RNA sequence: GCGGGUGUAGUUCAGUGGUAGAACGUCAGCUUCCCAAGCUGAAUAUCGUGGGUUCGAUUCCCAUCACCCGCU
Numbered sequence: 001g002c003g004g005g006u007g008u009a010g011u012u013c014a015g016u017g018g019u020a021g022a023a024c025g026u027c028a029g030c031u032u033c034c035c036a037a038g039c040u041g042a043a044u045a046u047c048g049u050g051g052g053u054u055c056g057a058u059u060c061c062c063a064u065c066a067c068c069c070g071c072u
Base pairs, nucleotide, nucleotide: 001071002070003069004068005067006066007065010024011023012022013021018055026042027041028040029039030038048064049063050062051061052060
């Protein structure tokens, strides 16, 4: 330099055009003599960034950043 892949909640991951979810974790309450476990509820995402297409984009297109793999 060329090609490909990944980027979504604190963490690990779903989500192939119609208001973004799960598990674990965190916080509060209930329960318990206490702890753990269990039950109930709550908060946490400008979907890596910037543009474009579209009535509407996490999703399609372009550029770019970070990381990983391959080729030279």
Background: This is a predicted structure of a 72-nucleotide RNA (transfer RNA) from a Candidatus Omnitrophota bacterium. Its Rfam family is "tRNA". The sequence was found in a public genome assembly. The organism belongs to Candidatus Omnitrophota, within Bacteria. Its mean pLDDT, the model's own confidence on a scale to 100, is 80.